[in-house]
This record gives sequence, structure tokens and C1' cells, in this order.
RNA sequence: GGACAUGAUUCCUAGGGUUCCGAUUGUUCACCCUUGACCAACAGCGUUUGUUGUUCGUCAAAGAUGAUUGAUGCCUGGUCCAAGAGGAAUCCGCCGGCUUGUCGAUCGGCCUUGCUGAUUGGCAUCGCGGUGACACGGAGGGACAAAAGCCCGGGAGGC
Repeated sequence: GGACAUGAUUCCUAGGGUUCCGAUUGUUCACCCUUGACCAACAGCGUUUGUUGUUCGUCAAAGAUGAUUGAUGCCUGGUCCAAGAGGAAUCCGCCGGCUUGUCGAUCGGCCUUGCUGAUUGGCAUCGCGGUGACACGGAGGGACAAAAGCCCGGGAGGC
């Protein structure tokens, strides 16, 4: 100086914004109720004028409810996004002995084809154990509705 390898996925969290839901709030409409004003009818009182009560209708204002359409994420939240250097699980890789099967070698026993015991090597299999290290890091840009510890990126850079 070069090559190969230190893995993948799911669920979640730190964190993130604002599509949708919810929340808060404004416009408009409907409806309910309260108050006030006006008009009409009836009744009582009063000498006329007037005044009181009840009912119907119209208008105005406040409050509650529903719908429509905007605004707000320095709105706790639900949906959503989310870590190379965060978590858990599963899988996968590597190492190890072990279970079983198969092929081969050596030695021994029976010894006819051949069978069988022990040791050892290769391959496969069964579940088991171990292991998969270390890791400071901008600015800027990108996607989705938008932003971010997401992606560019174990980047640039630093030690």
C1' cells in the first nucleotide's frame, strides 16, 4: 500500500415535524334557550291618554349544540417518520464439542461372498454452548404532508 470480513429483518425508544384524527380559535348557516324591542288579539285596572298579564309573529343581542370553511405544532396527545456509533427479539455467519447417518483409511476378531469392534478423516444432520469487535464527527443538500439522531454518511474533517 492492497484484498476479504465484522450481517439482515421486525418491534420499540431518544428524537421529529404537521398529512389525517383530536384540541384551541375565527367566518357562515341551522337549531335550542334566555333577555329586550315592535306588531296583533284577548282579559283586568283606570274618566280619556295609559298600564299590567297571556298567546302568536318579526327583529336584535348573549349562551349551548350541530354542520361548513380557514388558522394554530413555543397544541399535552392518537396516526405517521425514526437511529452506523440506542434497546429487545428472531434469523443468519463463524468456532467448539456432542447426537445420528453416510463415504474412505488403519489395526484386530470371525474369516467364504462378506460381517463386525476400535481409532481417525471428509460431508450432512440434531439440538446445545460461545462469538459477531471498536466507534469523536460539522456545514450543506434530499425525500415524504413536513421535520428529524432518516438518506447523502462509519461521508468531509478530527484523534

This is a predicted structure of a 159-nucleotide RNA (Guanidine-I riboswitch aptamer) from an uncultured cyanobacterium.
It was read from a public genome assembly, where an Rfam model found it.
Its mean pLDDT, the model's own confidence on a scale to 100, is 80.
Rfam family: Guanidine-I riboswitch aptamer. Rfam describes the family as follows. This family represents a conserved RNA structure found upstream of the ykkC and yxkD genes in Bacillus subtilis and related genes in other bacteria. The function of this family is unclear although it has been suggested that it may function to switch on efflux pumps and detoxification systems in response to harmful environmental molecules.